[in-house]
Context: one part of a larger RNA
C1' cells in the first nucleotide's frame, strides 16, 4: 500500500410537543399480595395529574391582592378537557455520537543502569628524574657553608595494562537504539575496580550540566480515581421525493465559543390581511448649484488706524507718502461637520387598476454569527492594493450548461428524465472549430489590430478659418541687393554682423544704418527685398478620424489561444447562418392546487441545490403467528445479454455439501471509503 473483518446519536429516569389507543369531569395505580412452569391475569386508591383562583402569609374564595375605600389597578372567573400508556422529535441529568491530550491526585514498585556515601578486598609492565634527611671530607672558636657519597620524595616525567573520550574518517533501513579504524589525554592518584550495603519521586543524588535516578526525567515507573476535561482537530456507514438558509443585529473575560432576534422547515389557525408596477397625496436637505449666513479666499476701489519723512510754538497740532491696512463697496472663487436654493432615485400612505401568490399569529425542529468578487455611492489609504470598512444591486457561496484560449465571484442562461427533432441568447462564421473567404461605403500600412504616459513629428483621411495667385503666386534658376557711411558711441580695432544708442535720408524695379556664416579689423559668402524665365495652384492656423516615435528583463517565440491574416484589422449599415442542459416538439416520471366524485383521469403551476427541516421506502440480524423449500442438493461462492426510478430483487449454470426462505407484525449490537482508525492476511 491493497484486501477482508470490526468501527461512532445509545440506554435509564424525567420534561415538553406531535401522532395513536383507552376511559373521561375525571384519569391512573406504585410498592406489594394472590395465582401461575412462564407470560397473560386478579387484588392493591397509598400517591400523582386534572376539576379555582388570588395573596409573601394568616387567609378569603368566583373572586382575591393592594388600599381608609362600595374607588382605581394587578392576577383570575365568566369562555369545561383532562388523564394513563405506546411511538416519534427535542431537551435535562447521567461518559450521552466516537476516538484523541498535555496534565492533577492516591497507593505502590524501583539505586542489578547511573549519582553520591559506608564496609571489605583487588589492581597499576618497564624506564627516567633525584626533594628532605643521613654519612664522609674540607671549613669554623663552634656554627654556617662547600664538595662527594648515600637516600628515594613527588595530585613529578616517558610509556603498556587499566580508565577516559579531544580530533578525524567510516557507519547512519548500522555488525552496534552511541560502535569501529587511525591518532589523543590520565596512568601513585581528588587513581581505577570487585563484592556487600545505604539514600526514593511534594523525594534522592549532584567537583553544578537541570545532571543522573533501569535505552525516555523542569519532576521516574506501575496500578487506580478514569470513559478526568478538551468552547479544539479528525471521523460519523442504504435510497428516493418536497422545501431550502446564513456568514447580520444586540449582549457576552466576548471576538474561530455562546444566548435572543433575523433568515429556513413542518404543523395548526386566520382567510388575501402580502409583493411589484402605474397613477394620486405626502415628509425630506443628498447630487448639483449658490455665496444671503458661518468659515476660507484673489484682485481692485475707498479709507479709519499704524509705520516712515517733513513743518512745527514741541501741542492733545499740521502736511506728505513707490509702506501697511480693519471695516465698507465692486468683481472673482471655495466647504463632510456652510445653505438664499435644490433634483433624480429611494421612503411613507389609504382607496383604484394590472400582474404575482403571498402575508400574519401560535406551536415542534433547525442550521447560520470566518463570507468572496463585480458594478454603483462614500470613508480609511497615496481617489495604492486580489487592501480595509459601510451602503446598494448581482453572482459565487449552495449552480451544472454556453461564451470569455485556460479562468468560484464577469457575459448569456437556472440542469425532472429520454430523443441520431426544431428555434434562439451571449458569443461567433479562413483553418484548427459548428457557421459568410457575405453585401455596401469608407479608414488604417503601423502586423496598428494583437499592452502604456507626458512630450514630439511636412504620416494620412475629413470638414473649416484666413493669406497670396493668369495684372503670373509658391518652389527652382538668371540678375541686382546700391549711396551719404567705416551712422554715433565705445574700443588697440568695432567698417551691417563683441557691446550701447539711434534706426534717418538718397538713387531706385528693389535693397535693413542689416537674417546668418565669416575676418585681428577689413575683405568674402548669404538673406530680407526687386526684376526676368516658367505657367497653376501655393502658404499659415486651429478642429477631428485612423496611424508613428517615446517602448530595455530575466527557462523559450511568449501582450492575436495557434496557424496564419492587408483583411481573416477598424468604423457604419444590412442580410443569412452557427451556437446552451434556455425556448419549442414528442413520450415518460413525480409534487402541489383545482375539477369530476371514487377511481383514476383532466387542467394549471412546478421538480439545480450545501448547512438544515419534512415525507416515503430498500436491505441486515433476531422474535411471534401463518405458509413454504431442501442430499432428485440449503446457505455461501463464481458467471450471465434479467426486473425495478433507486436502495435493491429474481432466474439459469457451475461450485458447495446442510440447512434456508416468503407474508404480516415486532425488537435492534441494523448498512462503511475515509477517523496519521483497530485486528488479520498478502
Nucleotide at each position: 500500500a491493497c484486501c477482508g473483518g470490526c468501527g461512532a446519536g445509545u440506554u435509564a429516569c424525567g420534561u415538553u410537543a406531535u401522532g395513536g389507543u383507552g376511559c373521561a369531569a375525571g384519569g391512573u395505580u406504585a410498592a406489594g399480595u394472590c395465582a401461575g412452569a412462564a407470560a397473560a391475569g386478579a387484588c392493591g386508591g397509598a400517591g400523582c395529574c386534572g376539576g379555582a383562583g388570588c395573596g409573601a402569609a394568616a387567609g378569603c374564595g368566583a373572586g382575591u391582592c393592594u388600599g381608609a375605600a362600595g374607588a382605581g389597578g394587578g392576577c383570575g372567573a365568566a369562555a369545561g378537557a383532562g388523564u394513563a400508556u405506546c411511538a416519534u422529535g427535542a431537551c435535562g441529568u447521567a461518559g450521552a455520537c466516537c476516538c484523541g491530550a498535555a496534565a492533577c491526585c492516591a497507593a505502590g514498585u524501583g539505586a542489578c543502569c547511573u549519582a553520591c556515601c559506608c564496609a571489605u578486598g583487588a589492581c597499576c609492565a618497564g624506564g627516567u628524574u633525584g626533594a628532605a634527611g643521613g654519612c664522609g671530607u674540607g671549613g669554623u672558636a663552634a656554627a654556617a657553608c662547600a664538595c662527594g657519597c648515600u637516600g628515594g620524595a613527588g595530585g613529578a616525567c616517558c610509556g603498556a595494562a587499566c580508565c577516559c573520550a579531544c580530533g578525524u574518517g567510516a557507519g547512519u533501513u548500522a555488525a552496534a537504539a552511541a560502535u569501529c579504524g587511525c591518532g589523543g589525554g590520565g596512568a601513585u592518584g581528588a587513581g581505577u575496580u570487585g563484592u556487600g550495603g545505604g539514600u526514593a519521586g511534594c523525594g534522592g543524588u549532584g567537583a553544578a550540566a537541570u545532571u543522573c535516578c533501569a535505552a525516555a526525567c523542569g519532576a521516574a515507573c506501575u496500578u487506580g480515581g478514569a470513559g478526568a476535561u478538551a468552547g479544539c482537530u479528525g471521523g460519523u456507514u442504504c435510497u428516493c421525493u418536497c422545501c431550502g438558509a446564513a456568514a447580520u443585529a444586540g449582549c457576552u473575560u466576548u471576538a474561530g465559543g455562546g444566548c435572543u432576534a433575523g433568515c429556513c422547515u413542518c404543523g395548526u389557525g386566520u382567510g388575501a390581511a402580502u409583493g411589484a408596477u402605474a397613477a394620486u397625496g405626502g415628509a425630506g436637505g443628498u447630487a448639483g448649484a449658490g455665496c444671503g449666513c458661518u468659515g476660507u479666499u484673489u484682485g481692485g476701489a475707498c479709507u479709519a488706524g499704524g509705520g516712515g519723512c517733513c513743518c512745527g510754538u514741541c501741542a492733545g497740532g499740521g502736511g506728505u507718502u513707490a509702506c501697511u491696512g480693519a471695516a465698507u463697496c465692486c468683481a472673482g472663487a471655495u466647504a463632510a461637520a456652510c445653505u438664499c436654493c435644490g433634483a433624480a432615485u429611494g421612503c411613507c400612505a389609504g382607496a383604484u387598476a394590472u400582474c404575482a401568490a403571498u402575508g400574519c399569529a401560535c406551536g415542534g425542529g433547525a442550521g447560520u454569527c470566518a463570507g468572496a468578487c463585480u458594478g454603483c455611492g462614500a470613508g480609511u489609504g497615496a481617489u495604492a492594493a486580489g487592501a480595509u470598512c459601510c451602503g446598494u444591486a448581482g453572482u459565487c457561496g449552495a449552480a451544472a450548461g454556453g461564451g470569455a484560449a485556460a479562468c468560484a465571484g464577469c457575459c448569456c442562461a437556472g440542469a425532472u428524465c429520454a430523443c441520431c427533432a426544431g428555434u434562439u441568447a451571449a458569443g461567433g462564421u479562413c483553418c484548427c472549430c459548428a457557421a459568410a473567404u457575405c453585401u455596401a461605403u469608407g479608414c488604417u500600412a503601423a502586423g496598428u489590430g494583437g499592452a502604456a504616459a507626458a512630450g514630439g513629428a511636412u504620416g494620412u483621411g475629413g470638414a473649416g478659418u484666413u493669406g497670396c495667385g493668369u495684372a503670373g503666386a509658391c518652389a527652382a534658376c538668371u540678375a541686382g541687393g546700391a549711396u551719404g557711411u567705416u551712422g554715433g558711441c565705445u574700443u588697440a580695432g568695432a567698417a551691417g554682423c563683441a557691446g550701447c544708442c539711434a534706426c534717418c535720408a538718397u538713387u531706385u524695379a528693389a535693397a535693413g544704418a542689416g537674417u546668418g556664416c565669416g575676418u585681428a579689423a577689413u575683405a568674402g559668402c548669404u538673406c530680407a527685398c526687386u526684376a526676368g524665365u516658367c505657367g497653376a495652384g501655393u502658404g499659415a492656423c486651429g478642429c477631428u478620424g485612423c496611424g508613428c516615435c517615446g517602448a530595455a528583463a530575466a527557462u523559450g517565440u511568449a501582450c492575436c489561444g495557434g496557424g496564419g491574416c492587408u483583411a481573416a484589422g477598424c468604423a457604419u449599415a444590412g442580410u443569412a447562418c452557427c451556437g446552451a442542459a434556455a425556448c419549442u416538439g414528442u413520450g415518460g416520471a413525480u409534487g402541489c392546487a383545482u375539477a369530476u366524485a371514487u377511481u383514476a383521469u383532466a387542467u394549471g403551476c412546478g421538480u439545480g441545490g450545501u448547512a438544515g427541516g419534512a415525507g416515503a421506502g430498500c436491505g441486515u440480524u433476531c422474535u411471534a403467528a401463518g405458509u413454504g423449500c431442501g442430499g432428485u442438493g440449503a446457505a455461501g461462492u463464481u458467471a450471465g445479454a434479467u426486473c425495478g426510478a433507486g436502495a435493491g430483487g429474481a432466474c439459469u449454470a457451475a461450485u458447495g455439501g446442510a440447512g434456508c426462505g416468503c407474508u404480516u407484525a415486532g425488537a435492534a449490537g441494523u448498512g462503511a471509503g475515509a477517523a496519521u482508525g483497530c485486528c488479520g492476511g498478502u
Molecule: large-subunit ribosomal RNA, domain II
Organism: Lactobacillus taiwanensis DSM 21401